[in-house]
Parts: sequence; C1' cells; structure tokens
RNA sequence: GCCCGUGUGGCGCAGGGGUAGCGCACAUUCUUGGUAAGAAUGAGGCCAUGGGUUCAAAUCCCAUCACGGGCU
Repeated sequence: GCCCGUGUGGCGCAGGGGUAGCGCACAUUCUUGGUAAGAAUGAGGCCAUGGGUUCAAAUCCCAUCACGGGCU
C1' cells in the first nucleotide's frame, strides 16, 4: 500500500429496511432476625463519525476513524 471482518446501554451479545431486545450488572420494593439466593417493577443505548439512497436506515451504498486478521 491492497483486501476482509468487527464497531449496538456499564460489560458480553442479538437484531440484515417499518420508531432496538436478551443475559449479567445497577436502582426500588417484597421475602429474611440479618446477608446471600429468589420474586416483582424500573432506569439506562436513538446503533463508531459524517454524507448518500429510500415514504422510512442500526440494517443498503460511499468516505473517515478505531480494533483485529490476511496478502505484498
């Protein structure tokens, strides 16, 4: 230098055009003499960044950035 992959709550991951979900963690409450475990409820991300296509983009396209891998 070229090619490929990944980027989504605090962490680990789903979602592959129709307003984003799961597990853990977190908060409140219940249960207990108390803690842990358990149960219920809740908060938290508009999807790496910037453009484009579309009635509509996390999803498709382009560029950039970061990380990983491959070729020379």
The prediction has a mean pLDDT of 82. Transfer RNA from Ktedonobacter racemifer DSM 44963, 72 nucleotides, folded computationally. It matches the Rfam family "tRNA". Rfam links the family to the GO term triplet codon-amino acid adaptor activity. The sequence is in RNAcentral, with records from Rfam.